[in-house]
The part of an RNA shown here (small-subunit ribosomal RNA, 3' major domain) has 476 nucleotides and comes from an uncultured prokaryote. Its mean pLDDT, the model's own confidence on a scale to 100, is 86.
Context: one part of a larger RNA
Parts: sequence; C1' cells; structure tokens
RNA sequence: UGACGGGGGCCCGCACAAGCGGUGGAGCAUGUGGUUUAAUUCGAUGCAACGCGAAGAACCUUACCUGCCUUUGACAUCCUCGGAACCCCGCGGAGACGCGGGGGUGCCUUCGGGAGCCGAGUGACAGGUGCUGCAUGGCUGUCGUCAGCUCGUGUCGUGAGAUGUUGGGUUAAGUCCCGUAACGAGCGCAACCCUUGUCCUUAGUUGCCAGCGGUUCGGCCGGGAACUCUAGGGAGACUGCCGGUGACAGACCGGAGGAAGGUGGGGAUGACGUCAAGUCAUCAUGGCCCUUAUAGGCAGGGCUACACACGUGCUACAAUGGCCGGUACAGAGGGUUGCCAACCCGCGAGGGGAAGCCAAUCCCAGAAAGCCGGUCGUAGUCCGGAUCGGAGUCUGCAACUCGACUCCGUGAAGUCGGAAUCGCUAGUAAUCGCAGAUCAGAACGCUGCGGUGAACACGUUCCCGGGCCUUGUACA
Repeated sequence: UGACGGGGGCCCGCACAAGCGGUGGAGCAUGUGGUUUAAUUCGAUGCAACGCGAAGAACCUUACCUGCCUUUGACAUCCUCGGAACCCCGCGGAGACGCGGGGGUGCCUUCGGGAGCCGAGUGACAGGUGCUGCAUGGCUGUCGUCAGCUCGUGUCGUGAGAUGUUGGGUUAAGUCCCGUAACGAGCGCAACCCUUGUCCUUAGUUGCCAGCGGUUCGGCCGGGAACUCUAGGGAGACUGCCGGUGACAGACCGGAGGAAGGUGGGGAUGACGUCAAGUCAUCAUGGCCCUUAUAGGCAGGGCUACACACGUGCUACAAUGGCCGGUACAGAGGGUUGCCAACCCGCGAGGGGAAGCCAAUCCCAGAAAGCCGGUCGUAGUCCGGAUCGGAGUCUGCAACUCGACUCCGUGAAGUCGGAAUCGCUAGUAAUCGCAGAUCAGAACGCUGCGGUGAACACGUUCCCGGGCCUUGUACA
C1' cells in the first nucleotide's frame, strides 16, 4: 500500500422486509449429468455451464460410428503432355465410382502458338472441426451503470509511499458547494445519439359527412385539406418562477403553470482492472502432430439411446372455470424461386381455383382474453389431457429408425405441491393473443409487438452483493 475480520461508523441495490405470482410434487417439451452404445461428434460446469454455441440434426447439415472407395487429392499456385469447352447414351454398383460408346468443334493468332476449360503425369505442395484458450490476436461473459481508476507539477516522508481523491454538507453519481499543501488535468458520471409522451409547421392516391353534393350505402364517387395518421423541420423542462429550510453556497421540501417535471419513461453506451474466466470448433495465428491418412468421396447408422439425477419451460389439477352460440377492439412485422383473396369441395388438417400485390393501396389476418346469452353443479367430473389403436393431410428424392398437423376412438398422472428456492416497485407483475428471424418441413424455445391490468414498501436489525472513511492483523 492492499486484502481480510462472526471490528466500528456512514450509505446504496427487489438485498431483506411488505406484497403478488411462481419453481420444488404430476404429465409432457427441452438442455445437462450419468449410464448405455459400433457411435451416441465437440465445446460450455458456482454466481457468470445446463430452451447455452444450435435464429431450427429425417438425407444434407455432421465434425461421430460401420462398411465401400480415392491418393497432387473436394480447394490454391507452378511445370510437362494430350484434348476445345461441353452434351448424350449403355453396363456394373447401395452410392461414390468403374468400364465402354457416340455427338461436338468455338475465341485470339506474327500460323510457331496463346487465353480459358477438361483429362493424364511428376514433385514442390494442398488438406486436418487433430493438440495446446496455461504460447496468442480478435470477440465475449463477470464484478457493474457499481462510482470509481489515474496522471502532471508542487509539497511531505531516508524509503515503500502519502497528499490531491481525506473533512463538513449534498447527489443517482469523485454530482455539486464549502473548507483545505495543494493547484490543475485525463479515463469514467452526466450531457450530446435513438425511441416514446404535448404542441406548431411543411406535405398530402392512408385517413375524414368534420362541412357540402351524389350513393347500388362500402370514404364507394365528386370534392375537401380541417382532424387521425405518416415522416421531415421546429418548440418545449432549465430547479427557470413562488414560498419555506439551509452556511449569505450547493441543495432539499412544498406550490404554481404545464402534455410532461426535478436524470419524465425506455434504449444504445460498460472507466483502470479482476477471474492464467470463455472461445485454437466463427475467424485469424505461434508451436507440436498426421500426411495411401488424424486428408478426401459415398451409402447406411448415430447426434433422437434410457434403471436414474438435476436445471429451464409448457399444460394442468378447474366454476374469477370448461364447453356451445352470438358479438367488439390492436400494435409491430413479413411477402415474387413469395404472400395468396373471392368462390367450390372436405367434419378437419387440407385440396381445387385463380383475382390482387415488388405492397401506407393486395395478401398473411379469424387477434385472444373481453362482452351478451345458454349449459355443466364439485364429480377425478362436460376438469385434465398424457398414452395407445385406427384413418388421413402436407412438406420433401425419401417421414422405419426420426417430422409437423387433422379426424375418430382411448382416456393416464394430477384435487395446488416437503426441505428449500426464483422473479417483479407501474403500464411493472400477472394474464391474453399476434408477428418475425432461422426455415423445404419441423418450437412449449428465442426476439419483438400490442390488449386487459394489480398488490405492497413500516423500515434498514438481520441474509446476500457493493461504495466511502476508520481500526486490528502472525496474510501478500
């Protein structure tokens, strides 16, 4: 000087408390451990691994296993020889591939040849998701959006170092003020950026009887730019004003005006550093290793196994509910190898059909919870839907291993969950649906979007994490 303390003081954070909903019990989905296996490829492992890399494993992906094949190689550069390239057919084979046959002659040219592509050969070399994240770059997680981390000069100390950065207040904040052997400065904080909330303005092939006319009643038509909206510009919030408190400071409390207050809400943004944290399998890269194989091709299988154990979720156990009928209201997205309307067929998944749309103009698209009416009456049930049987649809070369969905039948566990444990402070939790990326198909995951919309916070003693000062130390 740090680190640590079941030392002290001060102060924060859904840290506790207060409150609401869960997890832990059930079934299923998914990841992991373990076990199994020819293989169940690899990585991630307290917080900070475990719906994680994977925004999508039937083949492919694919790195694994088995079998069958190749050796200058699937890919790059160079050399020699031959042939234009290229296209088609037959046979064998699971295919990769092997064997054989046919068609075909281009461009430039100094007529030697050349460019390009294909084949054969030779060696330099290619190739490696092989090892080392304890050799690395880059990127990332975490403490932590925490308020800290430092420097120059000066001063103090033999020196390590201290001071500044401590103190009194204040703040979300090393935020600001005052004091002060310090005076300044840098990286952080804040602001500048995006979005949302109000208004003005510009613009009107979306919207509007707002006002007028017509209407087969649909902004449908004429028409209109006012409103909604869209997307450009601008205004607006600064403790600016008033009162109180305070050290005449900073600031705090209350109030006015205002769409909005005291960082308005949300996002992006992550200081010096810590964990030899993670990643050699995104990529790059040192070293090491393999080079008829640790490289390359193909078929099939595996990554989907299942006595178990754990994490994360979904669906429930019902009446604030289930079912049936009727009826209302979003936002944000996506769409041309695409989204697909009307209409017809099918109980349905879907099929037929083709209009429109490169999309504020068409489509996906019925939002759902909600509201109105009916039924069920506490029952393992008209709850719950696992499992299994049968019949189908769709995608795709192909759904046996191993897809999703539909219909009929079957109806399991489950009556609110032990010890323990998680999230959340407001348009939040809870609950309801919608969209998108990936994607042929395949989400209960993920990322967004809106609808309905709470309860509680006395307080900081305690648990956890953190900041500042101080104290002890046999620790560095």